Molecule: Bacterial RNase P class A
Organism: Gaiellaceae bacterium
RNA sequence: CUUGCAGGCCGGGUGACCGCGGGCCGGGCCGCCUUCGGGCGGCGUGCGUCCGAGGAAAGUCCGGACACCGCAGGGCAGGACGCUGGGGAAACCCCAGGCGGCGAAAGCCGACGGAAAGUGGCACAGAAAGGAGACCGCCAGCGGCGAGCUUCUCUCCGGAGACGCCGAAGGUAAGGGUGAAACGGUGGGGUAAGAGCCCACCAGCGCCGUGGUGACACGGUGGCUAGCCAAACCCCGUCCGGUGCAAGGCGAACAGGCUCCGCUAUCAGGCUGCCCGCCGAGGAGCCGGGUGCGCUGCUCGAGCCGCCGGGAAACCGGUGGCCUAGAUGGAUGGUCACCCUCGACAGAAUCCGGCUUACAGGCCUGCUAACGAA
Numbered sequence: 001c002u003u004g005c006a007g008g009c010c011g012g013g014u015g016a017c018c019g020c021g022g023g024c025c026g027g028g029c030c031g032c033c034u035u036c037g038g039g040c041g042g043c044g045u046g047c048g049u050c051c052g053a054g055g056a057a058a059g060u061c062c063g064g065a066c067a068c069c070g071c072a073g074g075g076c077a078g079g080a081c082g083c084u085g086g087g088g089a090a091a092c093c094c095c096a097g098g099c100g101g102c103g104a105a106a107g108c109c110g111a112c113g114g115a116a117a118g119u120g121g122c123a124c125a126g127a128a129a130g131g132a133g134a135c136c137g138c139c140a141g142c143g144g145c146g147a148g149c150u151u152c153u154c155u156c157c158g159g160a161g162a163c164g165c166c167g168a169a170g171g172u173a174a175g176g177g178u179g180a181a182a183c184g185g186u187g188g189g190g191u192a193a194g195a196g197c198c199c200a201c202c203a204g205c206g207c208c209g210u211g212g213u214g215a216c217a218c219g220g221u222g223g224c225u226a227g228c229c230a231a232a233c234c235c236c237g238u239c240c241g242g243u244g245c246a247a248g249g250c251g252a253a254c255a256g257g258c259u260c261c262g263c264u265a266u267c268a269g270g271c272u273g274c275c276c277g278c279c280g281a282g283g284a285g286c287c288g289g290g291u292g293c294g295c296u297g298c299u300c301g302a303g304c305c306g307c308c309g310g311g312a313a314a315c316c317g318g319u320g321g322c323c324u325a326g327a328u329g330g331a332u333g334g335u336c337a338c339c340c341u342c343g344a345c346a347g348a349a350u351c352c353g354g355c356u357u358a359c360a361g362g363c364c365u366g367c368u369a370a371c372g373a374a
Base pairs, nucleotide, nucleotide: 001372002369004367005366006365007364008363009362010361012339013338014337015336016335017334018333020052021051022050023049024048025046026045028043029042030041031040032039033038054345058356059355061354062353063352064351065350066244067243068242069241073276074275075274076273078240079239080238081237082236083097084096085095086094087093098112099110100109101108102107113235114234118233119232120229121228122227135176136175137172138171139170142167143166144165145164146163151162152161153160154159184202185201186200187199188198189197203225205222206221207220208219209218210217211216248296249295250294251293256287257286258285259284260283261282269279270278303322304321305320306319307318308317309316310315340343
């Protein structure tokens, strides 16, 4: 150089003109109030001034703030999460570490508690899928048949066995075959053949010791083995009330009728699946009428940037500076000129912290070296 890996950053630029939304300021008009100085509100306006989408504004997947419901208590049911330590308001979040898997490495990925509490499952194939199993094979003995008495053993001297084949019952999990998985692996001993049956090493399990805050690691030792699945039920531990800014508050407008239930409680109704406890005087349905509008909530916040300090990091503390969209038919754009590497994915709608997904092109920093180039 190239290759790959990790982290961070940018997301066309400059100028002119026109346009749109919002704040402040100025002046104008209208309305109300007035102590007659003015004040408040609304509308539109300006050679004024300032601001005006994103890293994901997105998916709405987690967690919260905030608001209301009966301040929301207990039990059952249900749900979420699950290695260890730290951070954080919390989290299906972040940092560091452990273990496992992948990679040559840098590094990446992991819902990663419990399978000796119980229940259940293990497709197809296979004889058998769990305290199992004999399909092929192997095996001594038994029964039958054949060959053969050269040799060996026995002999009643005819033969019988050692050899081969067949058969039923049995032993055997070494070997073959099936499978993702066949009841630890390799080697040796042993045996009729085999088998943790015995031994050595390795793996795994229990106990002990050492190191570590811990997950865990290392060493010793013991009996000799306990399959896998809990994003199957389940067990253990921690946490969880519900509804979402169309929450909610104020105003404007309309404010009638019928039926049913209930009114101090043994169930009107309210909180949502159930029970207890609690609150409780109104509630439900149908028809009719009005509005379908204005203001608020609304953006200053677990805020952003710089510096210093602590920490390995996430992050925390101190200090200085900054204000950075707030619409409600919903703004953030258009034209021209020049330049460049010729411009991707995409746009707020209560707010914040995360995760995930989409993304043309470019920049910076650190690291890796198997196959490569010099």